[in-house]
Context: one part of a larger RNA
RNA sequence: UGACGGGGGCCCGCACAAGCAGCGGAGCGUGUGGUUUAAUUCGAUGCGACGCGAAGAACCUUACCUGGACUUGACAUGCAGCGGACCGCGGCGGAAACGUCGCUUCCUUCGGGCCACUGCACAGAUGCUGCACGGCUGUCGUCAGCUCGUGCCGUGAGGUGUUGGGUUAAGUCCCGCAACGAGCGCAACCCCUGUCACUAGUUGUAUUUCUCUAGUGAGACUGCUGUGAACAACACAGAGGAAGGCGGGGAUGACGUCAAGUCAGCGUGGCUCUUACACCCGGGGCGACACACACGCUACAAUGGCCGGUACAACGGGCAGCGACGUCGCGAGGCGAAGCGAAUCCCUUAAAACCGGUCUCAGUUCGGAUUGCAGGCUGAAACUCGCCUGCAUGAAGUCGGAGUUGCUAGUAAACGCAGGUCAGCCAUACUGCGUUGAAUACGUUCUCGGGCCUUGUACA
Numbered sequence: 001u002g003a004c005g006g007g008g009g010c011c012c013g014c015a016c017a018a019g020c021a022g023c024g025g026a027g028c029g030u031g032u033g034g035u036u037u038a039a040u041u042c043g044a045u046g047c048g049a050c051g052c053g054a055a056g057a058a059c060c061u062u063a064c065c066u067g068g069a070c071u072u073g074a075c076a077u078g079c080a081g082c083g084g085a086c087c088g089c090g091g092c093g094g095a096a097a098c099g100u101c102g103c104u105u106c107c108u109u110c111g112g113g114c115c116a117c118u119g120c121a122c123a124g125a126u127g128c129u130g131c132a133c134g135g136c137u138g139u140c141g142u143c144a145g146c147u148c149g150u151g152c153c154g155u156g157a158g159g160u161g162u163u164g165g166g167u168u169a170a171g172u173c174c175c176g177c178a179a180c181g182a183g184c185g186c187a188a189c190c191c192c193u194g195u196c197a198c199u200a201g202u203u204g205u206a207u208u209u210c211u212c213u214a215g216u217g218a219g220a221c222u223g224c225u226g227u228g229a230a231c232a233a234c235a236c237a238g239a240g241g242a243a244g245g246c247g248g249g250g251a252u253g254a255c256g257u258c259a260a261g262u263c264a265g266c267g268u269g270g271c272u273c274u275u276a277c278a279c280c281c282g283g284g285g286c287g288a289c290a291c292a293c294a295c296g297c298u299a300c301a302a303u304g305g306c307c308g309g310u311a312c313a314a315c316g317g318g319c320a321g322c323g324a325c326g327u328c329g330c331g332a333g334g335c336g337a338a339g340c341g342a343a344u345c346c347c348u349u350a351a352a353a354c355c356g357g358u359c360u361c362a363g364u365u366c367g368g369a370u371u372g373c374a375g376g377c378u379g380a381a382a383c384u385c386g387c388c389u390g391c392a393u394g395a396a397g398u399c400g401g402a403g404u405u406g407c408u409a410g411u412a413a414a415c416g417c418a419g420g421u422c423a424g425c426c427a428u429a430c431u432g433c434g435u436u437g438a439a440u441a442c443g444u445u446c447u448c449g450g451g452c453c454u455u456g457u458a459c460a
Stems, first nucleotide, its partner, number of pairs: 001460002003457003007454007015444002019407005026298008034289002042053002064284005073122001077121005083115002088103006106113002124273002127271003133267002135262003138258001140256001145184006151160003164175003190250004195218007221244001224238005287426001300400001304359006316347003321340002325336004366397001371392007413436007
């Protein structure tokens, strides 16, 4: 000087407390461990791994296994030799890759181009090392800290500044002070949102208007008033205002820490393989299943289930696409087909809600797992291993032990909608969007994490 302390003081955070909804019990989905397997590819492992890489494993992907092929190679550049084709089409063998046979068969500005074969340099590796690295990322933490120049103090390590008194969300600002300044952070500048004005309007509206769209600008600064202590500022109250004390949200992540994560995104040093650890193909596996954990979905019902009627969004996406409408089908969907590269057309009837009816507390008209049959769709192809529909079947489950998670307002909770990936989809995931819309916070003793000062130390 740090680190640490079941030392002290001050302070903060959904950290506790006060509340609301859950998880932990059930069934199912997904991930992981384990076990199994020819293979169940690899990585991630306290917080900070476990709906994570994966914004989508039937083949492909695919890295794994098995079997069949191949060796200048699936891919790149160059040299030499030989040739004129290569491609394509067809036959045979084969599961395919591929092998084989036949047919067809170059261009030229004469320099060459293009292609195949042979040989040689080389290619290739998701093989190892993230403890050789770059880049990128997580985390403490959007916590308020981390430093420098000169000066001063100290033999020196170092200190001072950065401590102190107040104050703040903040090393934010003020006052004081052997310090005076400065930098990276904080804040502000950026984006979205809330109010208004102006401008412009199509494809929105019956309408010049208005809603809206998208561009410019105004507006909020403790600016004003009062009270309380000098300043900074704070508390309370008030005016005006759409908004009041950082208005709400986002982006933004200091010096560093964890030899944190990633050689399988990519790049890359070194090492290793080179008729194989490269490469091609068929099939299988990544989907196994006594079990354990993590994150979710659906429930256990009457604030409900079912039936009928009726109302109101926003974000988005669309040409190998979205597909109105008509028609057939109980339905998934089929057939025909308008419009739209989209403020025009379509996806697109939002759902909870509201009104009426029914059920009457039961393992039920709750719950929907599981299973049988019949179909639909995508796709060469749904057996392993897709989704959807109809009929039938109707399991566990009656609110969950110890423990544990999220959340302070348009939030939690509830409700649906859209999108990416994508032929299809195992999405209950993820990322957004709107609709309905709470309860509670006395307080900082305690738990966890963090900041500042101080103290102890046989630790560095």
Molecule: small-subunit ribosomal RNA, 3' major domain
Organism: uncultured prokaryote